[in-house]
RNA sequence: AAUUAAAUUAAAGCGCCUGAUCCUAUUAUUAGGACGACGAGGUUGGGGAUUAUCGAACUAUUCGGCGGAUGUCCUCAGGCCAACUUACCUGGCCUUAAGUCUAGCAAGAAAAAUCUAGAGGUAACUUUAGAUACAAAUUACUAGAUAGGUAACUU
Numbered sequence: 001a002a003u004u005a006a007a008u009u010a011a012a013g014c015g016c017c018u019g020a021u022c023c024u025a026u027u028a029u030u031a032g033g034a035c036g037a038c039g040a041g042g043u044u045g046g047g048g049a050u051u052a053u054c055g056a057a058c059u060a061u062u063c064g065g066c067g068g069a070u071g072u073c074c075u076c077a078g079g080c081c082a083a084c085u086u087a088c089c090u091g092g093c094c095u096u097a098a099g100u101c102u103a104g105c106a107a108g109a110a111a112a113a114u115c116u117a118g119a120g121g122u123a124a125c126u127u128u129a130g131a132u133a134c135a136a137a138u139u140a141c142u143a144g145a146u147a148g149g150u151a152a153c154u155u
Stems, first nucleotide, its partner, number of pairs: 001009002014067004019063001021034005038055003045076006077095006085152005099146006106139002114131007
């Protein structure tokens, strides 16, 4: 939000609209409508907080508001890493994966846009098909560098 007595179902750049802007009718006031995020990425052990990542765009209404959400932070529980091993402390991480930095390579079908041809609507606008161009974060793997203290034990 839909249905609605309950209940059930759906979404995550997701849903909604009383602002602004625009259109039509009307006549001086109202009514009805349009628009209101382009993809990529990301999921949950418990509790709390919060303005929830990345880039794209004829630089831009993707404005403004409400709700939600896989984000981030703190903390609890359990665990991983710190050059034999174990325990504790410290630091940083992880919630089926786990220290930090650098580099390489692969993935990241990019989509809207643009062009062409349509469809619907009085209109604002909505929508279909084809052609076709350009990202970043992030993830895996490989390589290099680099990261404590105390005690015990072993060599």
A computed fold for a 155-nucleotide RNA from a Halanaerobiaceae bacterium, annotated as glmS glucosamine-6-phosphate activated ribozyme aptamer. Its Rfam family is "glmS glucosamine-6-phosphate activated ribozyme aptamer". About the family: This entry contains a glucosamine-6-phosphate activated ribozyme that is found in the mRNA for GlmS. GlmS is an enzyme that uses fructose-6-phosphate and glutamine to generate glucosamine-6-phosphate. Of the family's consensus pairs, 88% are formed in the model.